[in-house]
Predicted 3D model of a 96-nucleotide RNA (c-di-GMP-I riboswitch aptamer) from an Armatimonadota bacterium.
Model confidence (mean pLDDT): 88 of 100.
Of the family's consensus pairs, 95% are formed in the model.
NCBI's taxonomy places the organism under Bacteria, Bacillati, Armatimonadota.
C1' cells in the first nucleotide's frame, strides 16, 4: 500500500405502503417511511422485465368511398427499471 474478504464504529442509502410536480402509460423529482443493503454511488452496454404516446396492421361502425374520422385488438422501444443477472466505472472503515 494493493487485491480478496466484510467484524465493529461513525456516518450513508432506503423496500412495501402514503401524499406527489411531471408523464399517454410503465415510471417517477420532492415529502412521509423503514424492508432491507458495502457499492441499495454512478451510468441503459448485453440479457431480462414493464410500458405503448407514436408507427404499422387486423376488425367493427359512420360514410357513396378501398379516403377520412372513431370504437375494439395484434405487434412494435427513441420510453422506463441498476433494489432482476452479467459486465463497466468511481469510492468509505479495517477486526479475522
Nucleotide at each position: 500500500u494493493c487485491u480478496c474478504c466484510g467484524a465493529a464504529a461513525a456516518g450513508g442509502c432506503a423496500a412495501a405502503c402514503c401524499c406527489g410536480a411531471g408523464g399517454a402509460a410503465a415510471c417517477g423529482a420532492g415529502g412521509g417511511g423503514g424492508c432491507g443493503c458495502a457499492a441499495a454511488g454512478c451510468a441503459a452496454c448485453g440479457g431480462g422485465u414493464c410500458u405503448a404516446a407514436g408507427u404499422c396492421g387486423g376488425u367493427c361502425g359512420c360514410c357513396a368511398g378501398a379516403a377520412g374520422c372513431g370504437g375494439c385488438u395484434g405487434a412494435u422501444a427513441g420510453g422506463a427499471c441498476a433494489g432482476c443477472c452479467g459486465g463497466g466505472u468511481u469510492g468509505c472503515c479495517g477486526a479475522a